Background
The prediction has a mean pLDDT of 79. Glycine riboswitch aptamer from a Frankiaceae bacterium, 98 nucleotides, folded computationally. Lineage of the source: Bacteria > Bacillati > Actinomycetota > Actinomycetes > Frankiaceae. The sequence was found by an Rfam model in a public genome assembly.
RNA sequence: CGACCCCGCGCGGGAGAGUCCCUACGCAGCCAACGUAGGGCGCCGAAGGAGCAAUCCUCCCCGAUCAACCUCUCAGGCCAACGGACCGCACGGGUCAG
Numbered sequence: 001c002g003a004c005c006c007c008g009c010g011c012g013g014g015a016g017a018g019u020c021c022c023u024a025c026g027c028a029g030c031c032a033a034c035g036u037a038g039g040g041c042g043c044c045g046a047a048g049g050a051g052c053a054a055u056c057c058u059c060c061c062c063g064a065u066c067a068a069c070c071u072c073u074c075a076g077g078c079c080a081a082c083g084g085a086c087c088g089c090a091c092g093g094g095u096c097a098g
Stems, first nucleotide, its partner, number of pairs: 001098001005094004010089004018041001020040007042078003048074001049072003056063001
C1' cells in the first nucleotide's frame, strides 16, 4: 500500500394486504367527499420480536448451541407519504491474506 470480511454513513432500487363497515366531531348552507377519534370484522409480512432443522453431547432420555425472505403474527402495516428485509454504488473506520 492493501483484496476478502465486519460495522457505520450517503445515494438509488425496493413487495404484500380494506383509502371496508358503524358512531361522534371538524370543514361545509344540506348531501357527499376529506381529516381526526372510538368501536367492529377482514387481510399482509421484507422493520423489530418469537419458534423450529441440520450440527454438538449421550447407550437412551434430557440438555446445550441454533438459521432463514420457513412459520407465528406480539409489534408494525393494508390511498399517498413515512417505514421497509434485501440488492447496487460510493465514502469512512476496524481486522487481516498478500